A computed fold for a 72-nucleotide RNA from a Patescibacteria group bacterium, annotated as transfer RNA.
Its mean pLDDT, the model's own confidence on a scale to 100, is 82.
The RNAcentral record of the sequence draws on ENA.
It matches the Rfam family "tRNA". From the family's description: Transfer RNA (tRNA) molecules are approximately 80 nucleotides in length. Gene Ontology term of the family: triplet codon-amino acid adaptor activity. It is annotated as a transfer RNA.
Lineage of the source: Bacteria > Bacteria candidate phyla.
[in-house]
RNA sequence: GGGCGUGUAGCUCAAUGGUAGAGCGCUAAUCUUAUAAGUUAGUGGUUUCAGGUUCGAAUCCUGGCACGCCCA
Numbered sequence: 001g002g003g004c005g006u007g008u009a010g011c012u013c014a015a016u017g018g019u020a021g022a023g024c025g026c027u028a029a030u031c032u033u034a035u036a037a038g039u040u041a042g043u044g045g046u047u048u049c050a051g052g053u054u055c056g057a058a059u060c061c062u063g064g065c066a067c068g069c070c071c072a
Base pairs, nucleotide, nucleotide: 001071002070003069004068005067006066007065010024011023012022013021018055025043026042027041028040029039030038048064049063050062051061052060
């Protein structure tokens, strides 16, 4: 330098173009002599950035950025 892939909650990951979710975590209550476990309630997002298409974009298109793999 060229090609391909990945980027979503604190972490690991989902989500047919139509209200962004789950598990773990965190907080509070309950339970306990106390902690843990359990139960209940709550807490969570500029979906990496910019632009375009569309009535509507995490999703489609274009260009960046970061990371990984391959080729040179």